c-di-GMP-I-GGC riboswitch aptamer from an uncultured Rubrobacteraceae bacterium, 78 nucleotides, folded computationally.
Its mean pLDDT, the model's own confidence on a scale to 100, is 89.
It was read from a public genome assembly, where an Rfam model found it.
Formats: sequence, C1' cells, structure tokens
RNA sequence: GACGAAAAAGGCAAACCCGCCGCAAGGCGGGGACGCAAAACCACGGGCCCCUGAGAAGGGGCAGCCGGGUUACCGAAC
Repeated sequence: GACGAAAAAGGCAAACCCGCCGCAAGGCGGGGACGCAAAACCACGGGCCCCUGAGAAGGGGCAGCCGGGUUACCGAAC
C1' cells in the first nucleotide's frame, strides 16, 4: 500500500417509541439495536424522495441505494 480475522480494544446505530424543528421529504436530542470495517465526512456522477409549477423548470432531502473523493482505529491471513 492493499486486505478485513468466529482476533483484541474502542466506535456507530435501522425499525420502533418520546420530545423539538420543518409545508413535506427529512433533521436534531433521548431511549432502543437491525445491522455496519469507514454506517466518519463531502450531494461530484447516477438514483430515490419531498415542495412549488399546467409544463419547462426551480428549491430542498437521503452519505444506512450505487459509484467517486477526503480523512481515520486495530493488525491475523494475503
């Protein structure tokens, strides 16, 4: 560098419930664990979702949909 173990230490936290924010998608905090080796961060490409609109289009969301980029703990095998 690459890789990811029935390894060790540590970490994150789906659904669902409660509170708050948002028209909504959804977000934040608490509880909770289905899972995760980047489930850390970035909307760059694709995709999906919401709002406005007759449409063209515009605005927003999802990083736990895929790809890409950035940074990072541990160290068996390769």